[in-house]
RNA sequence: GCCACUCUAGCUCAGCUGGUAGAGCAGCUCACUCGUAAUGAGCAGGUCGUCGGUUCAAGUCCGAUGAGUGGCU
Numbered sequence: 001g002c003c004a005c006u007c008u009a010g011c012u013c014a015g016c017u018g019g020u021a022g023a024g025c026a027g028c029u030c031a032c033u034c035g036u037a038a039u040g041a042g043c044a045g046g047u048c049g050u051c052g053g054u055u056c057a058a059g060u061c062c063g064a065u066g067a068g069u070g071g072c073u
């Protein structure tokens, strides 16, 4: 220098053919217990790497760009 892939909640990851974002763990509250853990119920937490474009509508499609991983030279 070239090619491919990844980036979504604090962490690990889903998200189909574009229709307004979820799970597990962690956190908080409550119940249970003499108390803690465990268990059960509930709550909170996200400008989907960034910028722009297409569209009535974008995590998803297109372009540019940043970071990371792998491969080639």
Stems, first nucleotide, its partner, number of pairs: 001072007010025004019056001027043005049065005
This is a predicted structure of a 73-nucleotide RNA (transfer RNA) from a Thermodesulfobacteriota bacterium. Its mean pLDDT, the model's own confidence on a scale to 100, is 82.